[in-house]
RNA sequence: GGGGCCAUAGCUCAGCCGGUAGAGCGUCUCUUUUGCAUUGAGAAGGUGGUGGGUUCGAUUCCCAUUGGCUCCA
Numbered sequence: 001g002g003g004g005c006c007a008u009a010g011c012u013c014a015g016c017c018g019g020u021a022g023a024g025c026g027u028c029u030c031u032u033u034u035g036c037a038u039u040g041a042g043a044a045g046g047u048g049g050u051g052g053g054u055u056c057g058a059u060u061c062c063c064a065u066u067g068g069c070u071c072c073a
Stems, first nucleotide, its partner, number of pairs: 001072007010025004019056001027043004049065005
C1' cells in the first nucleotide's frame, strides 16, 4: 500500500433480502422474608462508531472516514 470482518443499552450479544430496536446479566422501585438472599411484577437506559448519499421511510443499501482484528504484499 491492497483485501476481508467487526463497531447496536453499563457489560455480553441478537435482530438485517428497508417499515421505525430487543434478550440475558447489571441498575432502580414494588412484592416476598423477622432481616439478607431468592422468587414474582414493573421501570429507567440506545439519534445504532462518525459524516454524507439513495428512498416516503435506513441498524439494514451505497460512498467516505475513525478505531480494533485479520490476510496478502
About this RNA:
This is a predicted structure of a 73-nucleotide RNA (transfer RNA) from a Minisyncoccales bacterium. The source organism's lineage runs through Bacteria, Bacillati, Minisyncoccota, Minisyncoccia and Minisyncoccales. The sequence is in RNAcentral, with records from ENA. Rfam family: tRNA. Rfam links the family to the GO term triplet codon-amino acid adaptor activity.